A computed fold for an 81-nucleotide RNA from a Candidatus Colwelliibacteriota bacterium, annotated as transfer RNA. The organism belongs to Candidatus Colwelliibacteriota, within Bacteria. It matches the Rfam family "tRNA".
RNA sequence: GCCUGGGUGGUGGAACGGUAUACACGCAUCACUUAAAAUGAUGUGCCGAAAGGCAUGUGGGUUCGAGUCCCACCCCGGGCA
Numbered sequence: 001g002c003c004u005g006g007g008u009g010g011u012g013g014a015a016c017g018g019u020a021u022a023c024a025c026g027c028a029u030c031a032c033u034u035a036a037a038a039u040g041a042u043g044u045g046c047c048g049a050a051a052g053g054c055a056u057g058u059g060g061g062u063u064c065g066a067g068u069c070c071c072a073c074c075c076c077g078g079g080c081a
Base pairs, nucleotide, nucleotide: 001080002079003078004077005076006075007074010025011024012023018064026044027043028042029041030040031039045054046053047052057073058072059071060070061069
């Protein structure tokens, strides 16, 4: 240099162009316990008093609508030279 797979909450990881973050873990509070562990319940992206706004590596584009399609770039893995 060329080809190829990937980048999504605190972590792993789903998501046919139609509620962004299913599911699991973690964490917080509560229940149970003498106390813990285990188990169960509720909650858990960011800003904000709220209304609301923002958010899938970065910047553009297409579309009524983009994590998803297209272009450029950045970063990580694999292959070829």